[in-house]
RNA sequence: ACGGAAUUCGGGAGAAGCUGGCGAUAAGCCGGUGCCGAAGGAGCAGCCGCCCCGGCGAACUCUCAGGCAAAAGGACCGUCUUUCGC
Numbered sequence: 001a002c003g004g005a006a007u008u009c010g011g012g013a014g015a016a017g018c019u020g021g022c023g024a025u026a027a028g029c030c031g032g033u034g035c036c037g038a039a040g041g042a043g044c045a046g047c048c049g050c051c052c053c054g055g056c057g058a059a060c061u062c063u064c065a066g067g068c069a070a071a072a073g074g075a076c077c078g079u080c081u082u083u084c085g086c
């Protein structure tokens, strides 16, 4: 230098500030309908192998979960530090 894991800081999209009830007119909780995909999850494409069975498996697909003003979260990218491998 490269790769893995942890971690600091920064950037980070999409979709109803919809509606009924409870609550203190709040925070929040329980429903209704409409939506989103970039936590997680699942499925396929594809790739690989000891090959008709296995492994890996996406930003594609599905929306179980999660989310739809702000906040929080957020795949991914950059970055500080630590550690392991090479």
Base pairs, nucleotide, nucleotide: 002085003084004083005082006081009078010077011076016033018032019031020030021029022028034068035067036066040064041062042061043060046056047055048054049053